[in-house]
Bacterial RNase P class A from Bifidobacterium biavatii DSM 23969, 364 nucleotides, folded computationally.
Lineage of the source: Bacteria > Bifidobacteriales > Bifidobacteriaceae > Bifidobacterium > Bifidobacterium biavatii.
The coordinates come from a structure-prediction model, not an experiment, and the mean pLDDT is 77.
The RNAcentral record of the sequence draws on Rfam.
Its Rfam family is "Bacterial RNase P class A". Rfam classes the family as a ribozyme. Gene Ontology terms of the family: ribonuclease P activity, tRNA processing and dimeric ribonuclease P complex.

Order: sequence, then structure tokens, then C1' cells
RNA sequence: UGAGACCCCCUGACGACCGCGGUUCGGAUUGCCGGACUGAGGAACUUCCGGGCUCCGCAGAGCACGAUGGCGGAUAACGUCCGCCCAGGGUGACCUGAGAGACAGCGCAGCAGAGAACAGACCGCCAGCUUCGGCUGGUAAGGGUGAAACGGCGGUGUAAGAGACCACCGGGCCGCUGGCAACAGCCGGCCGCAUGGCAAGCCUCAUCGGGAGCAAGGCCAAGCAGAAGGCGCUUGAGGGCUGCUCGCCCAAUGCCUUCGGGUAGGCUGCUAGAGCUUGGCGGCGACGCCAAGUCGAGAUGGAUGGUCGUCCGCGCCGCGUUCGCGCGGCGUGACAGAACCCGGGGUAUAAGGGGUCUCAAUUA
Repeated sequence: UGAGACCCCCUGACGACCGCGGUUCGGAUUGCCGGACUGAGGAACUUCCGGGCUCCGCAGAGCACGAUGGCGGAUAACGUCCGCCCAGGGUGACCUGAGAGACAGCGCAGCAGAGAACAGACCGCCAGCUUCGGCUGGUAAGGGUGAAACGGCGGUGUAAGAGACCACCGGGCCGCUGGCAACAGCCGGCCGCAUGGCAAGCCUCAUCGGGAGCAAGGCCAAGCAGAAGGCGCUUGAGGGCUGCUCGCCCAAUGCCUUCGGGUAGGCUGCUAGAGCUUGGCGGCGACGCCAAGUCGAGAUGGAUGGUCGUCCGCGCCGCGUUCGCGCGGCGUGACAGAACCCGGGGUAUAAGGGGUCUCAAUUA
């Protein structure tokens, strides 16, 4: 310098005007006016997991169903994260993996191919027979098919062959050593080695899981209906006209009080929490502990918006240039938007920035 790998940060800044939600103060006292403060995110998205919280259910155990699946750790918990092991990919930094069990049982394997699971003779090879076309038998070393053909390779052996036998390699089992473990080493011994593949087919094993969700749940409570009690029905309870009295009118399936349940509506749950920031300490790390500081939305048909100016980032164009760049103009600044709250995963995202590492080339 050029290609990459991984881990992070940021998600434009300031001001003016208009508008909206919340809290609070002051003035009004029928929903008003004014002031101050405050008002989205890294993903608030998705609702895919886990937890808190709430109500319901529950003697105990099992079945069913669902999820998870190398080992160790982190955590409130997890399907997440960290470290390590193994397998695969990459020259490498690094990436990917539902990564337990296929001698418990069942099942599946299209096409091609002669043959697809304790198999198989199409070509070839060998032996015998032959009417010389071939037939019968042996054979898995060679060819061909396939994702996969029952360990590989060399030799002995043989009619030709074959773990039939031997050496080496590979594999399985046992032991030893190292490691908390997954696992590794190959130091030792045994087994000639038919016990193949698929469990994101059924299944087996182990672990975990009760259900529903803030429209959870709790409180207050018009109207209507109900219950109880009282008053009243022409000797008039009560209501209307009204400031009051009188008066006039209406009036009995009526009026009043209390009660429980509870609709509309209101309040609460509601945001101070596994919180955030900084520093220190422990740990490879995920993370934990300690100290100090700090309060950063709470709408409920649902506020958080719009316009303009200056600056900033980026792109294009023009001019100038001492080739470092400067000036001017235009355009552009994404994805998306709280609704009980947290921890993760996944997905979307215009640009910009930082760090560590790898490979290649070149120079010193």
C1' cells in the first nucleotide's frame, strides 16, 4: 500500500417561532389563562425464548405433551453468553455445527446399477464342458453405476481369488498417563474386523416445564334492575312554577332511606429498577463485589410534531490551487416509533468513527 477477519462506538449539534402529553406553581373557579421543568430507541421493531409481578389451580407419584442435548462456567433464568474439546471449511486472522444413543426395537434409502444390508456375478478373471453361438460353477483383486458396494495398501497364497494368512496404516474394546470434565496421548494388551448410513423418521436416555396474562389484578362507584324498612294513595308523600309565604297545576305500577352485587365512568397497578454513570478490586472471559454520584417518558383512541436559520457529515457540480486543499451552489442525513417491567436471540438501518489481528507485495 492492497485485500480481508474480529470486537466495539455513534445514530447530527445549537437557536427561534407555532403545536401536543406529563409534573408543578400562580391567578381564575364548568373544564380556562400564564410561568417553570420535562417528554422514545439501539433496535422502542418482531413477539422467538427466559424471568419478575398478578390471579387461578395444586396431597404425593406416574403417564401423556412440549422444549433442550459435547464439557465446564456465568446468571434471577434462558433455547442466551463466556472459556475449552471434537468435527467440517479457510494459506491465515477466523468462521460454521440440535455435537447424546444406530449390538433396545420398528422404519426408510428416489434415480442409476446385475446387486442397497448378515447383499451381489453386468463386464472382466479362472476351471470344466462345448454344436465354438455359448452353458455350468468358482471369484468381490480389476472395470462400470451410485450419496453410499461390507476397511486401505503391499505381500504370502491360489486354478483365479478372498483378513484365508502376514507386515504397516486405519478401526473397536480394555488398561495406563494427563485433564474437574468433554477429550487427548499411544506407552501397553486384546480383537482379523458382517455387525454400514439416516434419530430436523418413530423411538430410547438424561434434564427442564402447572395455566393464563397489566384488557393480569385491586379499590371507588352515577343510572337501571333487585332486597329490606319507612311514608303516602283525595284528610295528598313527593314534584313543577318560586328568593320566601300563599296560591295554582301534576300526582299513586308512587316517594324516601339503607343494603349487597355491579354497568358507564374514575382511581390504582405505573414506573426507583436483577436501574444508570464513574472509579476501584477479583476473574483469561461471560460476570461478580465494593464505594460515590444520579433520577432519565408514563399516554389510554393513545402526546413526543412542523417550519426556518447557522454549523456539521456525505454526494454531485463549478471556480481557484502553492496539488495539502480552499470557496460557492444544489441535494441529502437512514431504519423505525414507548404502552407493566427487565435479560437475551433474530431482523431492519443513510452515513461516520475507533481498536486488535491475518495474508500478500514493497521499502529501510